[in-house]
RNA sequence: GAGCCGGCCAGGCAAUCGCCGCUGCGCAAGCAGGGGAGGAAAGUCCGGGCUUCACAGGGCAAGGUGCCAGGUAACGCCUGGGCGGCGAGAGCCGACGGAAAGUGCCACAGAGAAUAGACCGCCGAUGGUCCGCAAGGACACAGGUAAGGGUGAAACGGUGCGGUAAGAGCGCACCGCGGGGCCGGCAACGGCAACGGCACGGUAAACCCCACCGGAAGCAAGGCCAAAUAGGGAUGGGUGUAGUCGCAAGACUGCAACGCGCGGCCCGCGCGCCAUCCGGGUAGGCUGCUAAAGCGCCGUGGUGACACGUCGCGUAGAGGAAUGGUUGCCUCGGGUCCGCAAGGAUUUCGACAGAACCCGGCUUAUCGGCCGACUC
Numbered sequence: 001g002a003g004c005c006g007g008c009c010a011g012g013c014a015a016u017c018g019c020c021g022c023u024g025c026g027c028a029a030g031c032a033g034g035g036g037a038g039g040a041a042a043g044u045c046c047g048g049g050c051u052u053c054a055c056a057g058g059g060c061a062a063g064g065u066g067c068c069a070g071g072u073a074a075c076g077c078c079u080g081g082g083c084g085g086c087g088a089g090a091g092c093c094g095a096c097g098g099a100a101a102g103u104g105c106c107a108c109a110g111a112g113a114a115u116a117g118a119c120c121g122c123c124g125a126u127g128g129u130c131c132g133c134a135a136g137g138a139c140a141c142a143g144g145u146a147a148g149g150g151u152g153a154a155a156c157g158g159u160g161c162g163g164u165a166a167g168a169g170c171g172c173a174c175c176g177c178g179g180g181g182c183c184g185g186c187a188a189c190g191g192c193a194a195c196g197g198c199a200c201g202g203u204a205a206a207c208c209c210c211a212c213c214g215g216a217a218g219c220a221a222g223g224c225c226a227a228a229u230a231g232g233g234a235u236g237g238g239u240g241u242a243g244u245c246g247c248a249a250g251a252c253u254g255c256a257a258c259g260c261g262c263g264g265c266c267c268g269c270g271c272g273c274c275a276u277c278c279g280g281g282u283a284g285g286c287u288g289c290u291a292a293a294g295c296g297c298c299g300u301g302g303u304g305a306c307a308c309g310u311c312g313c314g315u316a317g318a319g320g321a322a323u324g325g326u327u328g329c330c331u332c333g334g335g336u337c338c339g340c341a342a343g344g345a346u347u348u349c350g351a352c353a354g355a356a357c358c359c360g361g362c363u364u365a366u367c368g369g370c371c372g373a374c375u376c
Stems, first nucleotide, its partner, number of pairs: 001376003005372005011330007019036002022033004038352001042363002045361005050218004063213004067081005082096001083094004097209002102207002104203003119149002121145003126142002128139004157175006176198001177196002181192004222287004232278006239256007258272005294313003298309004332350002334347005
């Protein structure tokens, strides 16, 4: 100098004008004191707490997760490890279970794409035809051949030697592969030697199989108090008439009239006045609500995530929503100007953003700066 990983900050101080809660004083108006956004408060993508509803137990479907071990309240998160890929390295990335359960698909090109395949090429030992007295030669007809060329993302193990008519795991060596063995490791997995001539292309972010996970909805959840008006229920009282009982007062039962509604009329049906009480709901109020799987220092254990312990701190809780503006000084970075430079002057230049029940994560946005480990 370049890079890589982790952690932290997100201008400071003062004055002044406001905004939202809280506490105290005050009859009140108000006064005083103290508090008031983030690393992501965001996306609402995972996981939990809490709440209500549902639920004997078990299973199916649909969904999610997917190397191994650990951490955690839990996770799709984190830590450590394995394997694969990238990088010179620090380091980074990975839907990373199963293709030997079954089914499907593999475009274009190509002769052939999974029951492999003769387009060019090679051979033509053997059989055939022809030439030749013969040795042999020619043809490339039958046929052989997966070495070489060509196509393709992929062509049915690779390289080499032998072998052969030409070839071929046909034979051998090494590499790869396979199942079993031994050794190391909790495991994923790794190592070793021998054996097998190779049988088994890819694709599961195609269906599928296997293992594990799980009820639903969310603070507008939910709980408590509770007007006015209307409606519901209970009790008591109230109009006319008929019948029964009763000496009567009155009680019971039935019916009716009147008014209103069912668009005008008839029938029919329903409702009816007053008082008291009860219970449900609405407006409104209170709660849930912020002390929390909380934060920090130190110690102990652990490679680590993390766990345990001591001490300290205690930090917005409002409602469709406050947390802001101005000025001065200082600081950091950028721009402009001056200067050879050191430096100086100036500047209405200063990231992303915005709590709404609360936590743990992930992802995304982000001017600039500080610290530490490491690599070249």
Predicted 3D model of a 376-nucleotide RNA (Bacterial RNase P class A) from uncultured Solimonas sp. Taxonomically the source falls in Solimonas (Bacteria, Pseudomonadati, Pseudomonadota, Nevskiales).